[in-house]
RNA sequence: GCGCCCGUAGCUCAGCAGGAUAGAGCGUUCGCCUCCUAAGCGAAAGGUCGCGCGUUCGAAUCGCGCCGGGCGUG
Numbered sequence: 001g002c003g004c005c006c007g008u009a010g011c012u013c014a015g016c017a018g019g020a021u022a023g024a025g026c027g028u029u030c031g032c033c034u035c036c037u038a039a040g041c042g043a044a045a046g047g048u049c050g051c052g053c054g055u056u057c058g059a060a061u062c063g064c065g066c067c068g069g070g071c072g073u074g
Base pairs, nucleotide, nucleotide: 001073002072003071004070005069006068007067010026011025012024013023019057028044029043030042031041032040050066051065052064053063054062
């Protein structure tokens, strides 16, 4: 250089044959429980879906370019 895969919450990931308010577990915060802590139960906060442009009535999802990571190959 070329080819393929990946990038979604603080972390690990699902969703990706376009559709209505973007989710789970862990973590964090608050509450309940307890003499206290842990465990358990309940709730909340937290996201420009890597960035930009395009297609579309509508994009996390499709196309193009760029950035970052991984694997293969000359």